FMN riboswitch aptamer (RFN element) from uncultured Anaerocaecibacter sp., 109 nucleotides, folded computationally.
[in-house]
C1' cells in the first nucleotide's frame, strides 16, 4: 500500500376507522480492554454548530441492582430490574427511509 469482512430483533392477543408505534406478553444487543460485559472503563454510528471543508474540530453521547462461586467476575451462575438517534407513518430497539452508505475494529496480501 492495496484487499476483505465488519447490527440484532414484532411472533401472539386487545383497543380503535387506522397501530410490526398505544396496553398485555414477547424478542434482540456494534467494537476494545478486563474472570466471559447491552447497563465498568475506553470507541464508534446518529444529532447539533463551527472551519481553511471528500476533511477536521468542538458539543452531545442511554440503561443495575441484590445474593452466590471464586485467588479474581458490577463480565460467570441465580433472581428482580433497566435502556435504545435522526426523518416518515396512530406517538416505533423489532417497520420503511438517509443506507448498493459509514465506523469503531478483525483478518488477509
Nucleotide at each position: 500500500u492495496c484487499u476483505u469482512u465488519g447490527g440484532g430483533g414484532c411472533g401472539g392477543g386487545g383497543u380503535g376507522a387506522a397501530a410490526u408505534u398505544c396496553c398485555c406478553c414477547a424478542c434482540c444487543g456494534g467494537c476494545a480492554g478486563u474472570a466471559u460485559a447491552g447497563u465498568c472503563u475506553g470507541c464508534u454510528a446518529a444529532g447539533a454548530c463551527g472551519c481553511u471543508a471528500u476533511g477536521c474540530g468542538u458539543c452531545c453521547c442511554g440503561a443495575a441492582c441484590g445474593g452466590g462461586u471464586g485467588a479474581a467476575a458490577u463480565u460467570c451462575c441465580c433472581g428482580u430490574a433497566c435502556c435504545g438517534a435522526c426523518g416518515g407513518u396512530a406517538a416505533a430497539g423489532u417497520c420503511c427511509g438517509g443506507a448498493u452508505g459509514g465506523a469503531a475494529a478483525a483478518g488477509g496480501a

Its Rfam family is "FMN riboswitch aptamer (RFN element)". About the family: The RFN element is a highly conserved domain that is found frequently in the 5'-untranslated regions of prokaryotic mRNAs that encode for flavin mononucleotide (FMN) biosynthesis and transport proteins.